[in-house]
RNA sequence: GGCACUGUAGUUCAACGGAUAGAAUAGGCGUUUCCUAAACGCUAGAUCCGGGUUCGAUUCCCGGCGGAGCUA
Numbered sequence: 001g002g003c004a005c006u007g008u009a010g011u012u013c014a015a016c017g018g019a020u021a022g023a024a025u026a027g028g029c030g031u032u033u034c035c036u037a038a039a040c041g042c043u044a045g046a047u048c049c050g051g052g053u054u055c056g057a058u059u060c061c062c063g064g065c066g067g068a069g070c071u072a
Stems, first nucleotide, its partner, number of pairs: 001071003005067003010025004018055001027043005048064005
């Protein structure tokens, strides 16, 4: 250089073009306990950037940026 893949909470992952973008874990607060852990309840937190298509885009298309791979 070429080809295909990928980018969503701190982390690991979900999400037929129409949900309030969801779960686990981690964080904070509380209940329980002599204390800690565990358990239980509550709580905050995310769609890489710019265009396009569409009534509607996390999802489809184009360009960029990042990551990992194959190939010369």